The RNA shown here (SAM riboswitch aptamer (S box leader)) has 96 nucleotides and comes from Terribacillus halophilus. Rfam family: SAM riboswitch aptamer (S box leader). Rfam links the family to the GO term regulation of gene expression. It was read from a public genome assembly, where an Rfam model found it.
[in-house]
RNA sequence: CUCUUAUCAAGAGCGGCGGAGGGACUGGCCCGAUGAUGCCCGGCAACCUGCAAGUUAUCUUUGACUUGUAUAGGUGCUAAUUCCUGUAGAUGAGAG
Numbered sequence: 001c002u003c004u005u006a007u008c009a010a011g012a013g014c015g016g017c018g019g020a021g022g023g024a025c026u027g028g029c030c031c032g033a034u035g036a037u038g039c040c041c042g043g044c045a046a047c048c049u050g051c052a053a054g055u056u057a058u059c060u061u062u063g064a065c066u067u068g069u070a071u072a073g074g075u076g077c078u079a080a081u082u083c084c085u086g087u088a089g090a091u092g093a094g095a096g
Base pairs, nucleotide, nucleotide: 001096002095003094004093005092006091007090008089013041015040016039017038021031022030023029024087025086027084028083042078043077044076047074048073049070050069051068052067053066054065055064056063057062082088
């Protein structure tokens, strides 16, 4: 980078640094010196992962699925329904 697949109406600081743009793009509509975007810390969540219970296939081992949970790890997210609309985009997991 391409393909497959799942999710995108819930949730999350009145902290520190730093200084002008930012919300993917179009058109809107918004946020921002009462300090945004970004970085750090904190937090949220449960995709992977860990743990516990259950169902099922096989029945050697193990696989698949469901539910619950969050001490540790890999990501992600932390204004507005993915802010709205149209393109499409974002993130996770798997494959090339």